[in-house]
RNA sequence: CGACGACAACGGCAAACCCGUCGUGAGGCGGGGGCGCAAAGCCAGGGGCCUCGCAUCGCGAGGCAGCCCAGUUACCGAA
Numbered sequence: 001c002g003a004c005g006a007c008a009a010c011g012g013c014a015a016a017c018c019c020g021u022c023g024u025g026a027g028g029c030g031g032g033g034g035c036g037c038a039a040a041g042c043c044a045g046g047g048g049c050c051u052c053g054c055a056u057c058g059c060g061a062g063g064c065a066g067c068c069c070a071g072u073u074a075c076c077g078a079a
Base pairs, nucleotide, nucleotide: 004077005076012037013036017032018031019030020029021028022027035066041072042071045069046068047067048064049063050062051061052060053059054058
């Protein structure tokens, strides 16, 4: 340095649900709350799922990163 991930250490994020708010909606944001996560950091390139519109059953617009793959950055250091 790379790979790897422990009954290690410092920490981090934060599901469902509730409240408020934005949105036609999927869903986003803030607060509470913790199911979990070694990338549950970032990223919409490829799949997939979800929403809206048209309807010429296909296309267009949007959403999900905690669905998978890819890309990219990173704490610690046992085996």
The prediction has a mean pLDDT of 87. This is a predicted structure of a 79-nucleotide RNA (c-di-GMP-I riboswitch aptamer) from an Egibacteraceae bacterium. Taxonomically the source falls in Egibacteraceae (Bacteria, Bacillati, Nitriliruptoria, Egibacterales).